[in-house]
Predicted 3D model of a 185-nucleotide RNA (Lysine riboswitch aptamer) from Paenibacillus albiflavus. It matches the Rfam family "Lysine riboswitch aptamer". For this family Rfam cites "Riboswitches Control Fundamental Biochemical Pathways in Bacillus subtilis and Other Bacteria" (Mandal et al., Cell, 2003).
RNA sequence: UAGUGAGGUAGAGGCGCGACAGUUAACAGUACCUAAUGGAGUCCGAGAAGAUGAAGAAGUUAGGUAGAAGGAAGUGUCGCCGAAGUAUGUGGUGAGUUCUCGCCAUCAUAUACUGGGUCUGUAGCGAAUAGUUACAGGACUGUCUUCGUAAACAUACGUGUUUAUGAAGUUGUGCUAUCUCUGUU
Numbered sequence: 001u002a003g004u005g006a007g008g009u010a011g012a013g014g015c016g017c018g019a020c021a022g023u024u025a026a027c028a029g030u031a032c033c034u035a036a037u038g039g040a041g042u043c044c045g046a047g048a049a050g051a052u053g054a055a056g057a058a059g060u061u062a063g064g065u066a067g068a069a070g071g072a073a074g075u076g077u078c079g080c081c082g083a084a085g086u087a088u089g090u091g092g093u094g095a096g097u098u099c100u101c102g103c104c105a106u107c108a109u110a111u112a113c114u115g116g117g118u119c120u121g122u123a124g125c126g127a128a129u130a131g132u133u134a135c136a137g138g139a140c141u142g143u144c145u146u147c148g149u150a151a152a153c154a155u156a157c158g159u160g161u162u163u164a165u166g167a168a169g170u171u172g173u174g175c176u177a178u179c180u181c182u183g184u185u
Base pairs, nucleotide, nucleotide: 001183005181006180007179008178009177010176011175014081016080017079018078019077020076021075023073024072030066031065032064033063034062035061036060037059041052042051043050044102045101046100047099048098049097084114085113086112087111088110089109090108091107092106093105094104096103115141116140118138119137120136121135122134123133124132125131142171144169145168146167147166148165149164150163151162152161153160154159
C1' cells in the first nucleotide's frame, strides 16, 4: 500500500434478548373430612404385579380445612447482541404405587431455520378474555448494495468524501472499526 483469503479484539440496531430476586393481581389442579347422587370399577396410557372397592369404586353436586405449581405485569441486579428462540434426532436425570416401554419436565449435544420488535388471522398449549408457540400476511425498523436529490469539504475541475433524504433489492457464518498472518513496494 492492496483488500482475495484465514484468524482475533471491540462495537451498533431498541418497547432489544435472557437469567435471578422479591412485589402485585388473578387462579387451575391436588390432598383430607361431611352430605347427596351414582352403581363397578379405580390407581397418567399399554403389559405384568401390588393395593383398594357392595362396610359402596370411578364420576357429578354442595360445604369445610390445608395448601397452591406454572404463567403474567412493574421494579432491581447480573450476563449479553445467534443476544436468544423453534423443530427433529441422540444421550443423561427426575416425578407420577413397583418393573419395562410410552407420555410429561429438565440438562447436554448434533443438524436445520429465524436480522429485530410489533399487529392481524388460523391452529396448538394454557383455568383464563392473561400469555405463549407454529404458519401466513401487513406496516415499521437496523445493516449492506444500486440509482437519484440537497448541503458542506477537497480537487488534477473528470470527480471524490461526509451528512441528510427518496426509491428499489437483499439479510446475521452478516455489518462497522481495528490488529495479526498472507501478496506487492
The source organism's lineage runs through Bacteria, Bacillota, Bacilli, Paenibacillaceae and Paenibacillus.
The coordinates come from a structure-prediction model, not an experiment, and the mean pLDDT is 75.
The sequence was found by an Rfam model in a public genome assembly.